RNAcentral holds the sequence, with entries from Rfam and Ribocentre. Predicted 3D model of a 94-nucleotide RNA (c-di-GMP-I riboswitch aptamer) from Thermosediminibacter oceani. The organism belongs to Thermosediminibacter, within Bacteria. The model forms 95% of the base pairs in the Rfam consensus.

[in-house]
RNA sequence: GCCGAUAAAAGGCAAACCUGUCGAAAGGCAGGGGCGCAAAGCCAUGGGCCUACGGCUCCAUUGAUGAUGGAGCUACGGCUGCCAGGUUGCCGGC
Repeated sequence: GCCGAUAAAAGGCAAACCUGUCGAAAGGCAGGGGCGCAAAGCCAUGGGCCUACGGCUCCAUUGAUGAUGGAGCUACGGCUGCCAGGUUGCCGGC
């Protein structure tokens, strides 16, 4: 440098769910837990997905351009355990 994740060794990570906490939410963090994972290490860069505080548009009520309620759109908020890309790396083989 290339290939592999069948077996072994050293080990590592931790889904659902529960508790606490932060957050408008999605979701994050900590503890328990353990479905799985050979990058389920790291980077939101591209696609994808989730959410919509705020913003915009429309509708209803109303004397009203205000107010209240509803619907749609929207990432500047998230997810890397959805895929790709970048980067580092344990073990085994060549």